[in-house]
RNA sequence: AAGUCGAACGAGAACUCCCGAAGCUUGCUUUGGGAAAGUAAAGUGGCGAACGGGUGAGUAACGCGUGGGUAAUCUAUCCUUGAAUUCGGGAUAACUGACCGAAAGGUGAGCUAAUACCGGGUAACAUCGCAUUUGCCUUGGCGGAUGCGAUCAAAGGCAGCCUCUACAUGUAAGCUGUUGUUCAGGGAGGAGCCCGCGUACCAUUAGCUUGUUGGUGAGGUAAGAGCUUACCAAGGCGACGAUGGUUAGCUGGUCUGAGAGGAUGAUCAGCCACACUGGAACUGACACACGGUCCAGACUCCUACGGGAGGCAGCAGUGAGGAAUUUUGCGCAAUGGGGGCAACCCUGACGCAGCAACGCCGCGUGAGUGAAGAAGGCCUUCGGGUCGUAAAGCUCUGUCGAGUGGGAAGAACCUGUGAUAUGUUAAUGACAUGUCGCACUGACGGUACCAUUAGAGGAAGCACCGGCUAACUCCGUGCCAGCAGCCGCGGUAAUACGGAGGGUGCGAGCGUUAUUCGGAAUUAUUGGGCGUAAAGGGCGAGUAGGCGGCCUUGUAAGUCAGAUGUGAAAGCCCGGGGCUUAACCCCGGAAGUGCAUUUGAAACUACGGGGCUUGAGUAUGGGAGAGGGAAGUGGAAUUCCUGGUGUAGCGGUGAAAUGCGUAGAUAUCAGGAGGAACACCGGUGGCGAAGGCGACUUCCUGGACCAAUACUGACGCUGAGGCGCGAAGGCGUGGGGAGCAAACAGGAUUAGAUACCCUGGUAGUCCACGCAGUAAACGGUGAUCACUAGGUGUAGCGGGUAUUGACCCCUGCUGUGCCGCGGCUAACGCAUUAAGUGAUCCGCCUGGGGAGUACGGCCGCAAGGUUAAAACUCAAAGGAAUUGACGGGGGCCCGCACAAGCGGUGGAGCAUGUGGUUUAAUUCGACGCAACGCGAAGAACCUUACCUGGAUUUGACAUCCCGGGAAUCCUUGUGAAAAUUUGGAGUGCCCUUGGGGAGCGUGGAGACAGGUGCUGCAUGGCUGUCGUCAGCUCGUGUCGUGAGAUGUUGGGUUAAGUCCCGCAACGAGCGCAACCCCUAUCUUUAGUUACCAUCAAUUCGGUUGGGGACUCUAGAGAUACUGCCCCGGUCAACGGGGAGGAAGGUGGGGAUGACGUCAAGUCCUCAUGGCCUUUAUGUCCAGGGCUACACACGUGCUACAAUGGGCUGUACAGAGGGACGCGAAACCGCAAGGUGGAGCUAAUCUUCAAAGCUGCUCUCAGUUCGGAUCGCAGGCUGCAAUUCGCCUGCGUGAAGUUGGAAUCGCUAGUAAUCGCGGAUCAGCCUCGCCGCGGUGAUACGUUCUCGGGCCUUGUACACACCGCCCGUCACAUCACGAAAGUUGGUUAUACCCGAAGUCGCCGGGCUAACCUU
Repeated sequence: AAGUCGAACGAGAACUCCCGAAGCUUGCUUUGGGAAAGUAAAGUGGCGAACGGGUGAGUAACGCGUGGGUAAUCUAUCCUUGAAUUCGGGAUAACUGACCGAAAGGUGAGCUAAUACCGGGUAACAUCGCAUUUGCCUUGGCGGAUGCGAUCAAAGGCAGCCUCUACAUGUAAGCUGUUGUUCAGGGAGGAGCCCGCGUACCAUUAGCUUGUUGGUGAGGUAAGAGCUUACCAAGGCGACGAUGGUUAGCUGGUCUGAGAGGAUGAUCAGCCACACUGGAACUGACACACGGUCCAGACUCCUACGGGAGGCAGCAGUGAGGAAUUUUGCGCAAUGGGGGCAACCCUGACGCAGCAACGCCGCGUGAGUGAAGAAGGCCUUCGGGUCGUAAAGCUCUGUCGAGUGGGAAGAACCUGUGAUAUGUUAAUGACAUGUCGCACUGACGGUACCAUUAGAGGAAGCACCGGCUAACUCCGUGCCAGCAGCCGCGGUAAUACGGAGGGUGCGAGCGUUAUUCGGAAUUAUUGGGCGUAAAGGGCGAGUAGGCGGCCUUGUAAGUCAGAUGUGAAAGCCCGGGGCUUAACCCCGGAAGUGCAUUUGAAACUACGGGGCUUGAGUAUGGGAGAGGGAAGUGGAAUUCCUGGUGUAGCGGUGAAAUGCGUAGAUAUCAGGAGGAACACCGGUGGCGAAGGCGACUUCCUGGACCAAUACUGACGCUGAGGCGCGAAGGCGUGGGGAGCAAACAGGAUUAGAUACCCUGGUAGUCCACGCAGUAAACGGUGAUCACUAGGUGUAGCGGGUAUUGACCCCUGCUGUGCCGCGGCUAACGCAUUAAGUGAUCCGCCUGGGGAGUACGGCCGCAAGGUUAAAACUCAAAGGAAUUGACGGGGGCCCGCACAAGCGGUGGAGCAUGUGGUUUAAUUCGACGCAACGCGAAGAACCUUACCUGGAUUUGACAUCCCGGGAAUCCUUGUGAAAAUUUGGAGUGCCCUUGGGGAGCGUGGAGACAGGUGCUGCAUGGCUGUCGUCAGCUCGUGUCGUGAGAUGUUGGGUUAAGUCCCGCAACGAGCGCAACCCCUAUCUUUAGUUACCAUCAAUUCGGUUGGGGACUCUAGAGAUACUGCCCCGGUCAACGGGGAGGAAGGUGGGGAUGACGUCAAGUCCUCAUGGCCUUUAUGUCCAGGGCUACACACGUGCUACAAUGGGCUGUACAGAGGGACGCGAAACCGCAAGGUGGAGCUAAUCUUCAAAGCUGCUCUCAGUUCGGAUCGCAGGCUGCAAUUCGCCUGCGUGAAGUUGGAAUCGCUAGUAAUCGCGGAUCAGCCUCGCCGCGGUGAUACGUUCUCGGGCCUUGUACACACCGCCCGUCACAUCACGAAAGUUGGUUAUACCCGAAGUCGCCGGGCUAACCUU
């Protein structure tokens, strides 16, 4: 925030002021009068307070929306019409005085008024009753006529006037006006009640209901009604969702959307509900009443403890809660409301202001010019680029803000006053109504707006920059810190983190979060699906429901068309107008797809009548069938029993064992018993709805098919619930039990083996009667109907031609298969037996997991079935196809891959490399093949990178600048050396002679040098490997939606993707092969250092003369091509054989290594990004280490001996090296070696070949094998030989007697064996490496092992099987379920106590008017 009215009524102050009086304390007290004032405050009475304002708790409802009904109703104030407004009466508050209480409040006594209250009279077009009658219309409606009877009214106030009457100035009665009051009719607006339709979710809510459903009587309400009550009947609602539960105010509208829809119900407007919680009535026209009453309850406050007071979901404001939501403002000036005749009062309604960028709209933060492209920042390829005309500078403008001055509209009613008109009246008065003029009224607010002054001055931020998505670089960080809407980013070069520069977007805002719709055709009405992605019910008959053949006729419910009413206003949309514009506001229109009424149409649907036969069905005649049920019968086989024959095993397996058997098995013969199953026929053959059905016969029985006629006349299709059937396994009762066989036992296998294999074996399997009700119950494909190319099988029944008949041929229907066109499909595939094209009905699906689970219900004896979620969690799960890779998948092929052989390794000693260990250091790298005699083609110092110690800092090395000096050589001291230091010698080259230049060393300053420091996962280059395997690709075309395919596959053939043939492919490239080098044969050219046939000489040596023949050398050529013949083969490619030939099918070797793989190796060859270091991680030096040594491994050497060792004699190579070199003869030494120095710048000189052959010896032993180890003595290189070299001689004489599991190399001049040379190098290693020659062996073949190639197949793999992936357990955490129980809430039912209150009944009091006495 709700009061107002003195023009309904009675009573009626005070403060203060003025004039007196009295008292005295002389400025106070008391008192009278007047003003204040008939005012304030209070009271009686009237109207209002039920409006306006707030909120959304409740409500799933006639609450709301929409359209109707009320003939079943009410309505104060307002408008209008008619009539009336009479005569009386008694109280009571206020007030006075008395009393009670702390207070709130109350009690009794006395006085008084009214428009308060009451009585009488009068009254009808009101109401009621009785009787008669009537029009419209129909529940109790409206209206009329007649008669009788009954009932019910009232209030005055204000103003004026005397025409009539009385007194007689004027007043009263009276009259006039006005307002009120009473009765009655109508209207407007409002309210109550009823009805049709619409209005959330859950069926894991399926049955609900006793005043319940209806009737009669009574009561009740303004009014219909079980609204209430008595009695009677037993109804009423519900799958078109009752009842129950959960949630929710409803609507106009709002947001979104192309729409259909979806979400929502702030502000504004309509309705409803509520007012601290629950209940109740009173007053009133209206309430069961937000700022009324009573009761109960919770809470707060006061209290004298006895008792009282209160209700902001009004406006402000406070507290609390919260992420969060404003001022305890101004005004009634406007609009509206209440009261009043009015003035006026009230009004937190409302109008304004304040706070908040909360939203929408508008405006500004400047404009032009300005290149030295300033400074500065950032980046940089260091040239520059960019911020950027941006800034500064110059020239301007003046919005907003600031100052100064002016300054609105919103105001017109009302009222007062002046004039005037009309009405009324006796009246020019008064009053009422109207017109014109004047006056009065502004919260906002000195606001909007206008003018003017100065002045670019006071005014820009936020997000983002990996893709989606507009916008990029640097630095920092280093799977950290952090980001993130999704994908994802970050592990040392981050456009993704943080910062910076730059850019992009918006802009007084920008981002974030939350929420709604959209995109999402991702619940699909518009507008989806169900073979394999989620999804067809296991199958049938059938209820409700849905849908339904042809012709005709009627009706008009649906349908269509027109009209009328309504669909409030605001909003949306369109057109105008007003604020400078816009937002905003005003006016008009349209729309509102809806509902109702009415008029018509009759095609379709529906309903009713009549007809039809093609859908459906019935009858007749046929043949087919493992269709079903019952009874009976049969043979083969297994097992068991009895008997005979017979003897040692049987059985079983990959191999065995358990087991059976001398108590006689297995085997075999005969007889018998019993149970179960029905070989062949047998067939993508048949039947059935599905499950399913298989010996034969009989009985009972269902269905389908074919043919021809007749009949019924739409009888049809589908089918929620409900009902029935339903493999195997399982359960119950009773039988049966041969074989088989879960469980179980034993034997094997195995790491284990609760398995696979074997020996046994119980439920069960079988029968009867019940239960259960599920399967990959699958064609993974619901049922029915129609239509849409064919070809070819098969089963059943027909027809035709022809025929004597059969077969064959053509053709129809029904079933069952395969192939295939159009079409469909994501593809695979389907394709008249559709997954094609249409129609009808049912079931089902909506990401994966949780889960077909939990809870609840139903069913079941149980097992379990059926119906069926959520929390939570993930970013996928899934389908089809493609390319690879893989497979203890398949096919074909190759390779010293196996096999056949030879020789080794693994055992010994030693050498060498590696690991490990050790150490000051044992520098580093390499790790399956493809690291380990590797980098290293040579570690005593050096190398050297490591360690210890000593030094040094522009440096050991490069460039630039300056000073002085040529360089250089010799020399002293200290020191381990590096280094430091002393003395001396010495002046050069070019040139114009002034000096300059080049080069060298030295001193100084700084740029810089340096790094074998890190990263080979930042890189280049180089290399290894698959693999010298035969592969890897491209262009065009074609196929496929696409990934991709084809080519490149297939048939042959090859060493080969080599070649041939075929082919939707045709061609091409990198690989293969060839071209290159060596080697094998020949020709020719040339003959020195090589050669010597012939001739001569000879020192007998091609030595010399000579020769150019031969060998050889090194240039150029030739030769081999399946060329020729035969056979095979596709008349091919090619293969087999042969001839000729030095060589034959690539003649033999080498070089040559496709696309790629392994983040293979190397930053320590080199190069290089980044990082690190800079008196050290650089550089120099000495010494040490890389050489260690319980051990393990790799690669080798030497052996273990007689195919041998030792000794003697003796023969034959090739390819290389050589001037800081190779080094002959000769001499010395046992030897290594030394002396020596000829020759050689090399076909000239230098270099013994060894196995072999010959002879002798050894005689099987740890040896005359073997040589390690150790000792002594020597030699060589070198500055140096201790750590740490090689060699020689003498002595010593270890292990080892052919090597476990395992494993390596090799196919021809190869393996094996024998020696020779070279690089590196002062010296130095055992074939360590690279070369050279001498002697000189075996392979049937491709089953298996390993590796590889091609085709094909499966795949849940793609980091590609060293893949992927499952479960338990342990710990922690989260979510959900269950849980003995415990606790709270809610709902329901029964019963008990029960406030206030209404109604009824009973009783007792009180009482003026009115009545009686």
A computed fold for a 1413-nucleotide RNA from an uncultured organism, annotated as small-subunit ribosomal RNA. Its Rfam family is "Bacterial small subunit ribosomal RNA". Gene Ontology terms of the family: structural constituent of ribosome and ribosome.